[in-house]
């Protein structure tokens, strides 16, 4: 000292939660030792049993029991001793009573108290104080009962009751009178009132001649004076909550006089007054002992008030008063109670919140311990008694502090575990060994301090034996303890959290959104550093988590030290009592304020210095100490008192502007209705309609009337009010405000809780009014429905008057006030002659401030005053109470539970049935299609043994697959095989291997037969192949494209994605890349905080169009021979090849344009403005596609999910969809005859010619690895013929027969081909595709794949179009911009109801 946590990112605003400290603690796991300290926070609940306040025989009678002592007597008898009983004297011990002191301390509790309880300062001139101290007098004489005891006697007991007698330091008189108190006379002096102090006259007022001593002794007693120590009483002042408690009081406030009291006082009473407290929070409710201190904290606060201290209060619950100096008395008393024991049922006895204990209650708190040896109290003259005060030992890791659990060396870095790229690497010098110490532990010896007293004894000072002072002699519960010494032995002593971030610390294995975890984010859905175990790690350590509470961290209630335009927050607007605060000069005052000096701040504790227990906790010594009183200084500031002062307020004169209010009046234009004329079919609404209005004459249109209502134009970020608000025009009454003058008053003034008044619109009441508009409602419409949005009606209300409500995004979302802070620029009102100024009103914009947007002299700057208001969201401005209202409701206003956010402002992107600019066969406008027919194909979906699989919007469907009869093949079905069909390799045994024949069988397989004997050799063997048997491992088109590599579609050949430096923002970002003009294009100029710069775009490539050279075969042939024929010569001109070249660049003219870049036109040109075509596909975007093309991580299978064969499916078929074929005809069909290509293929081929066959073809064959031979007649077309609008001479499905052709093999299931047959279709519904020129449509032709099999693919040429005004519209795409609760990004968010 911070961190996490809202967002796709960022700043801010707030909450939540974490690291820290602390504890009378709980809890789990675990636990060696010692020292100090702590131990019922809950039930002030109930107590068995012990013990916690007694002592005094030196107060007093008495009685016991004992020892000596007289004195007589008895008994044994050994005769001079024993022994019993009684008796005098005197002592020792002990006892109940009387008697005194003590018991009011000490020790426990926190219930009850919000109070003078307690703290702190003061006051008692208003008290007491027993035992102690000091000083002064004094203790003379008398007296009469009573307890004990005896005796009677009552009661279960507790307890008593009658009689006879006695003592006292108990109890009552008498005297004396130092002194004092009352009460009387009087003087002096003081004081802060009342008063006090010192003297004084007079009168009343005591008492134990005691005990004790060898005593002249000590010790008790009585009176007064003083002290001290305790106490009691009174003030100032200080410390909880709740106003959803606002009024409280009747001995109540106060006198005046009694009483009471140690003593003042309503303390009590009696009379008289009518007071007394209260927003400065009384009363009432809740809570709660207070305090020093103790815990945190930087501090200031915040909490809390166990131990130890000081105070108060209480002692089973409530009340009393007795004694006594002192109680209204915890272990006294009396009386109610509620418990609880006893009991002979009449009656009695109790009171642990003393120590220990017990039940109980609870998460939870020890022993029915020793001892008075020490301190301390109580009695005593003192020995001594008694003391659960108090010393001490037990228990409890409850907490502080401290010590151990070893220390050195020790690497073949042992094994064991873990991990692992299999090399390793970690645990780790750890260990093991080998040395060495013994704190602690265990025996064992020795052993304290705490002891000083008092008593005693001795000795000395002293007058003294008193008394003091030295020595001795006793005295210890703890304890044979602390500590010392010896021996012995690494032996008996390490756990606990935690390892996703915050937070030090990582593998690997299970698991599989399951167990489970979490203190917030949050982990988990098959590769988990966040569950669980393990290993390894880090922190603490005899403790370590975890729970609870309390501060901190939070500046998160902000005195110090926060806010309110939009985050959460300005009262709706005004006037104003209190309140708070307040110009300028002087003088006094000292209340604040400063200072200084004294007194208090108990003691402990803190802190800081010192010392003592080995150290430390711990203990002791010292010193400091922020509040609070007293006295004094001072005099700047606030405050007070007195004086002025005029700039702040206010008056006055003189002007001046206005929808400022309130009344009466009155005016014009509309709209309806009313009545008449005209007038005739509709009118009126709407996107379109319809309800509805109208022949009983509307709507239209013209006069006349009637009635409410609201005031067009002027009219404006114009004016006017405090604010809500206010608008035709005149009248009257009336508030404010501004300018000038500077004449008066002298601070009068700001700002305001309560209080009061004002207060849109809607509603509320009475009574009017009632034109038009219009919540309700009614039709009608739209709609999937439409309680809406449109339309046609319509009532309250809207208007007047009175009277209520008190609310609005009542907003500037900005409270009032004064005072200052750069400029500019409208515009209203004034004053000036003008510059200028003053007051409002906007505007742009500096300084500054803001989270940022923005505010910016009209502040959200800089500052002071006064008031209002916020403290996460949601529950909720709700419920509850109270208060106002006729009532609707409106003030004021929570909790319970719920989340980890809710929000502000900006930023990037996506979206928008936003806006602006552009493009594309994107729509328009065209040609030709597709749906609907028959077939072919491809899917879905049904079926099935199995119809293997994968492709699924656009971008799957003639797709992978450029061709499924077997084979392919992965699917089913049966029949085989297991180191295997296919790779290496090891080891062991056998042989060439190949080949042929038969057998079984549906093939695989399986058996037998034959044939044949590899290479090299150093003869030992070896090497190649192939068999059998093991054993590593083979094999998988088995998951999983959501683990992946590669490839590919798609947006899209769309004009776009980005980067360095700069620079501008707190930041994300931003600028570059926006702006203009241009472009196919981020193409280009030109502008500019930006310069440059990459991948795209254009260019370089191919192909094709023209042309120029080089080449002339197998290609050509103008010319010159030939010849049926480019056939031969021969020729390079042409055309045709295939290599180099050349050409097109806005290059040339005009124009437009910013002197640019470009554009429009033109010339030339084969070609003109990218000439046409192709390849070429940025950054990304769809977890797009593909584990079945390949590779491949991790998971399955391993007599199978491998692998081999046979037949079968993939062709199935009630139906959907896709794409193609072909038609439907006359722009055609059939028939004859005629012309013209290009690409391109060929040897297990392509075949010419010949012969056969209608004909598919077959049969014999030249030639040709091809510019030569061949496939190879190209068809549309063009001529001529014939059909003549029909289900046809169109159409050719389907089906019969007969064949041909490939192949082992045409059943499932090929293609052709002749000949019969002759289906649907007569142009296709709603929707859709595709095309801009050599295109679109049509025609045929090649080729790949392939034994055979295209209507598919992929490519070639033939013939050859129509249109495009255009950019509103749809679709898709760029660009800028806007709004925004998305950003998984509109296929998004999110309300509500059910379930």
């Nucleotide at each position: 000292a911070g961190a996490g946590u809202u967002u796709g990112a960022u700043c801010c605003u707030g909450g939540c939660u974490c690291a820290g400290g602390a504890u009378g603690a709980u809890u789990g796991c675990u636990g060696g030792c010692g020292g100090c300290a702590u131990g019922c926070c809950u039930a002030a609940u109930a107590c068995a049993u012990g013990c916690a306040a007694g002592u005094c025989g030196a107060a007093c009678g008495a009685g016991a029991a004992u020892c000596a002592u007289u004195g007589a007597g008895g008994u044994g008898c050994u005769u001079g001793c024993a022994c019993c009983a009684c008796u005098u004297u005197g002592g020792u011990u002990c006892u109940a009573g009387u008697g005194g002191c003590g018991a009011a301390c000490g020790g426990g509790u926190g219930a009850g108290u919000a109070a003078c309880a307690c703290g702190u300062g003061a006051g008692a001139a208003a008290u007491c104080u027993g035992c102690c101290c000091u000083u002064u007098a004094g203790a003379c004489u008398g007296g009469g009962a009573u307890a004990a005891c005896u005796a009677c006697u009552g009661g279960a007991a507790a307890c008593g009751g009658u009689u006879u007698g006695u003592a006292a330091u108990a109890c009552c008189g008498g005297a004396u009178g130092u002194c004092u108190u009352c009460u009387u006379u009087g003087u002096a002096c003081c004081g802060c009132a009342u008063g006090g102090u010192a003297c004084u006259u007079a009168g009343a007022g005591a008492a134990a001649a005691g005990c004790u001593u060898a005593g002249a002794u000590g010790c008790a007693c009585u009176a007064a004076a003083g002290g001290a120590u305790g106490a009691u009483c009174u003030c100032g002042c200080g410390g909880c909550g709740u106003a959803u408690u606002a009024g409280u009081u009747a001995g109540u406030u106060g006198g005046u006089g009694a009483g009471a009291u140690a003593g003042u006082g309503g303390c009590u009473c009696a009379c008289c007054a009518a007071g007394a407290c209260a927003a400065u929070g009384a009363u009432a409710c809740g809570u709660a002992g207070c305090c020093g201190g103790c815990c945190u904290g930087a501090g200031a606060g915040g909490g809390u008030g166990a131990c130890c201290g000081g105070c108060c209060a209480c002692a089973c619950u409530g009340g009393g008063a007795c004694u006594g100096a002192g109680a209204c008395a915890c272990g006294g008393c009396c009386c109610a109670g509620a418990c609880u024991c006893c009991u002979a049922c009449g009656g009695g006895a109790g009171g642990c919140a003393g120590c220990a204990g017990u039940a109980g209650g609870g998460a939870a708190u020890c022993a029915u311990c020793g001892g008075c040896a020490a301190u301390g109290g109580g009695g005593g003259a003192a020995a001594c008694c008694c003391u659960g005060a108090c010393c001490g030992u037990g228990c409890a890791a409850u907490g502080c502090c401290g010590c151990g659990u070893g220390a050195g060396u020790g690497a073949u870095g042992a094994a064991g575990g873990c991990c692992u790229u299999c090399g390793g690497g970690u645990u780790g010098u750890a260990a093991a060994a080998c040395u060495c110490u013994g704190u602690u532990g265990u025996g064992a010896a020795g052993g304290a301090a705490g002891a000083a007293c008092a008593a005693c004894c001795u000795a000395g000072a002293u007058a003294g034996a008193a008394u003091c002072u030295a020595g001795g002699u006793c005295u210890g519960a703890c304890g044979g303890u602390a500590c010392u010494u010896c021996a012995c032995c690494a032996g008996a002593a390490a756990g606990c959290c935690a390892u996703g971030g915050c937070u030090a610390a990582c593998u690997a294995c299970g698991u599989g959104c399951c167990a489970g975890c979490a203190g917030c984010c949050g982990c988990g859905g098959u590769a988990a550093u966040a569950c669980g175990u393990a290993g390894a790690u880090g922190g603490c350590a005899a403790g370590c988590g975890u729970u609870a509470u309390c501060c901190g961290g939070a500046u998160u209630u902000a005195u110090u030290g926060g806010g309110c335009g939009u985050a959460a927050a300005g009262g709706g607007u005004g006037c104003u009592c209190a309140g708070c605060u307040g110009g300028u000069u002087u003088a006094c005052u000292a209340a604040g304020u400063u200072u200084g000096u004294a007194g208090u701040u108990a003691a402990a504790a803190u802190u800081c210095g010192a010392a003592g227990c080995u150290c430390a906790a711990c203990u002791u010594c010292g010193a400091a100490g922020u509040g609070c009183u007293g006295c004094g200084a001072a005099a700047a500031c606030u405050g007070g008192u007195a004086a002025a002062c005029u700039u702040g307020a206010g008056u006055a004169c003189a002007g001046a502007a206005g929808a400022g209010g309130g009344u009466a009046g009155u005016g014009g234009a509309a709209u309806u209705c009313c009545a008449u004329g005209u007038g005739a079919a509709g009118c009126g609404g709407u996107a379109a309609a319809a309800u509805g209005c109208g022949u009983a004459g509307a709507u239209a249109u013209a006069u006349g009337g009637a009635g409410g209502a609201a005031c067009a134009c002027c009219a404006g970020u114009g004016g006017c009010g405090a604010a809500g608000g206010c608008g035709g025009c005149u009248a009257c009454c009336u508030g404010g405000u501004c300018u000038g003058u500077a004449a008066c008053u002298g601070a009068c003034g700001g700002u305001c809780a309560a209080g009061c008044a004002c207060g849109a619109a809607a509603g509320c009441g009475u009574g009017g009014g009632g034109a038009g508009c219009a919540a309700a409602u009614a039709g009608g419409a739209u709609u999937a429905g439409a309680u809406a949005c449109c339309c046609u009606a319509g009532u309250a209300g809207u208007c007047c008057a009175c009277c209520c409500c008190g609310u609005a995004a009542a907003c500037g979302a900005u409270g009032a006030a004064u005072a200052c802070u750069a400029a500019g620029u409208g515009u209203u009102g004034g004053a000036g002659a003008a510059a200028u100024u003053c007051a409002g009103u906007g505007c742009u914009a500096c300084a500054g401030u803001u989270a940022a947007c923005g505010c910016a002299a009209u502040a959200a700057g800089u500052a002071u005053u006064c008031c209002g208001c916020c403290u996460g969201g949601g529950g909720a401005g709700u419920a509850u109470g109270c208060g106002c209202g006729c009532a609707a409701g409106c003030g004021u206003a929570a909790a319970a539970c719920u989340c980890a956010a809710a929000g502000g402002a900006a930023u990037u992107g996506a979206c928008g049935g936003g806006g602006g600019c552009c493009c594309g066969c994107a729509c328009a406008a065209g040609c030709a299609g597709c749906g609907g027919a028959g077939c072919a194909u491809g899917u879905g979906g049904u079926u099935u043994a199995a119809u293997u699989c994968g492709a699924u919007g656009c971008a799957a469907c003639g797709c992978g697959a450029a061709g499924a009869a077997c084979c392919u093949u992965a699917c089913c079905a049966a029949g085989u095989c297991u180191u295997g069909a296919c790779a290496u390799c090891u080891u062991a045994g056998g042989g060439a291997c190949c080949g042929g024949u038969c057998g079984c069988g549906a093939a695989a397989c399986c058996g037998a037969c034959c044939u044949u004997u590899u290479u090299c050799u150093u003869c030992g063997g070896a090497a190649a192949c192939u068999c059998u048997a093991a054993g590593a491992c083979a094999g998988g088109u088995g998951g999983u494209g959501c683990a992946u590599g590669g490839u590919u579609g798609u947006c899209g050949u769309c004009a776009g994605c980005u980067c360095g430096u700069g620079u501008c923002g707190u930041g994300a970002g931003a600028u570059g890349u926006u702006g203009g003009c241009u472009u196919a294009a981020g193409u280009g100029c030109c502008g500019u905080a930006a310069c440059g710069a990459g991948c795209g775009c254009a260019a370089c490539c191919c192909c094709u169009a023209u042309u120029g050279u080089c080449a002339g075969u197998u290609g050509c042939c103008a010319g010159c021979a030939u010849u049926u024929a480019g056939u031969u010569g021969g020729g390079g001109a042409c055309u045709c090849u295939a290599g180099c070249g050349a050409g097109a660049c806005u290059g040339c003219c005009g124009g437009u344009g910013a002197c640019a870049a470009a554009c429009c036109g033109g010339a030339g040109g084969a070609a003109g403005g990218u000439g046409g075509g192709g390849a070429u596909g940025a950054c990304g975007u769809c977890a797009a596609a593909u584990c079945a093309u390949c590779a491949u991580g991790c998971c399955c299978c391993u007599u199978a999910u491998g692998a081999c064969c046979u037949g079968g499916g993939c062709u199935a078929c009630a139906c959907a969809c896709g794409u193609a074929c072909u038609a439907c005809a006359a722009u055609g069909g059939c028939g004859a005859g005629u012309a013209c290509a290009a690409c391109g293929g060929g040897a297990a081929g392509c075949g010419a010619u010949g012969u056969g066959g209608u004909g598919a073809c077959a049969c014999a064959a030249a030639g040709c690895g091809g510019a030569u031979c061949u496939c190879u007649u190209a068809a549309a077309a063009c001529u001529c013929g014939u059909c003549u609008c029909a289900g046809u001479u169109c159409g050719g499905a389907u089906c019969g027969a007969a064949g041909u052709c490939u192949g082992c093999a045409a059943c499932u299931c090929g293609a052709c081909u002749u000949c019969g047959u002759g289906a649907a279709g007569u142009c296709g519904g709603a929707a859709u595709c595709g095309c801009u020129a050599g295109u679109a449509a049509u025609c045929g032709c090649g080729g790949a794949u392939c034994a055979g099999c295209a209507u598919g693919c992929c490519g070639c040429g033939g013939u050859g179009a129509a249109u495009a005004c255009g950019u509103u519209c749809u679709c898709g795409g760029g660009c800028c911009u806007u709004g925004c609760a998305c950003u998984c990004a509109c296929c998004g968010c999110c309300c509500g109801u059910c379930a």
This is a predicted structure of a 1395-nucleotide RNA (small-subunit ribosomal RNA) from an uncultured bacterium. The coordinates come from a structure-prediction model, not an experiment, and the mean pLDDT is 83. The RNAcentral record of the sequence draws on Greengenes. It matches the Rfam family "Bacterial small subunit ribosomal RNA".